[in-house]
The RNA shown here (transfer RNA) has 74 nucleotides and comes from Candidatus Saccharibacteria bacterium CPR2. Rfam family: tRNA. It is annotated as a transfer RNA. NCBI's taxonomy places the organism under Bacteria, Bacteria candidate phyla, Candidatus Saccharimonadota. The coordinates come from a structure-prediction model, not an experiment, and the mean pLDDT is 81.
RNA sequence: GGCAGCGUAGCUCAGUUGGUUAGAGCGUGGGACUCAUAAGCCCAAGGCCGCAGGUUCGAUCCCUGCCGCUGCUA
Numbered sequence: 001g002g003c004a005g006c007g008u009a010g011c012u013c014a015g016u017u018g019g020u021u022a023g024a025g026c027g028u029g030g031g032a033c034u035c036a037u038a039a040g041c042c043c044a045a046g047g048c049c050g051c052a053g054g055u056u057c058g059a060u061c062c063c064u065g066c067c068g069c070u071g072c073u074a
Base pairs, nucleotide, nucleotide: 001073002072003071004070005069006068007067010026011025012024013023019057028044029043030042031041050066051065052064053063054062
């Protein structure tokens, strides 16, 4: 350089043949329980879905470019 895959919550990852409010587990904070702690239980906060443009009435999802990471190849 070429090809392919990935980028979504603090971390690991789902997700939707384009449509009301984007989710789970772990972690964090709070509550209840207990003599107390842990476990288990309940609740909450936290994301403008890598960036920009395009298509569309409407984009996290489709298209293009760029950026970053991984693998293969020369």